[in-house]
RNA sequence: ACCUUGAAUACGCCAAAUUCUGUAAACACAGAAACGGAGAACCCGAUUAUCUGGGGUGAAUUGCGAUUGCAAAGGGCAUGUCCACGGCCCUAACCCGUCAGCUAACUUCGUAGGCGUUGGGGGCUCAAGGG
Numbered sequence: 001a002c003c004u005u006g007a008a009u010a011c012g013c014c015a016a017a018u019u020c021u022g023u024a025a026a027c028a029c030a031g032a033a034a035c036g037g038a039g040a041a042c043c044c045g046a047u048u049a050u051c052u053g054g055g056g057u058g059a060a061u062u063g064c065g066a067u068u069g070c071a072a073a074g075g076g077c078a079u080g081u082c083c084a085c086g087g088c089c090c091u092a093a094c095c096c097g098u099c100a101g102c103u104a105a106c107u108u109c110g111u112a113g114g115c116g117u118u119g120g121g122g123g124c125u126c127a128a129g130g131g
Stems, first nucleotide, its partner, number of pairs: 002130006011116004018033006034111006044101001053099001054096004061072004073091005080124004085119002
């Protein structure tokens, strides 16, 4: 080289939502790192919008339908990762307050909450054993 086995519960999933430090302790307060969001120039874009208000976070929108719903589109589901096929599930909620295109410097905000899930195939990687 190649072959075999393994990489699923004190582990994992959605989400940015984790770790550390200090205060006797704390899920409280303050700070740091990391991750995530918003505002904000030139240039570029838009140039005719301004109650049919407008905009933001997020996958969470659109169309049809009398209703129930259906369809398209978008999103999620365990090797460490990628690809295709099949299966299952979701398509909410909230915020700004008349106002915001992009946008460097700069300014500013968040680090919650809710859960227990797919099967085999192929490629790459890692580990152990054989060789």

Predicted 3D model of a 131-nucleotide RNA (c-di-AMP riboswitch aptamer (ydaO/yuaA leader)) from Sulfobacillus sp.
It was read from a public genome assembly, where an Rfam model found it.
Its Rfam family is "c-di-AMP riboswitch aptamer (ydaO/yuaA leader)". Rfam describes the family as follows. This family represents a conserved RNA structure found upstream of the ydaO and yuaA genes in Bacillus subtilis and related genes in other bacteria. The ydaO/yuaA element is thought to act as a genetic 'off' switch for the ydaO and yuaA genes in its native state. It is believed that the element may be triggered during osmotic shock leading to activation of ydaO, a predicted amino acid transporter gene, and members of the yuaA-yubG operon which code for KtrA and KtrB K+ transporters. Gene Ontology terms of the family: regulation of gene expression and cyclic-di-AMP binding.
Lineage of the source: Bacteria > Bacillati > Bacillota > Eubacteriales > Sulfobacillus.
Model confidence (mean pLDDT): 80 of 100.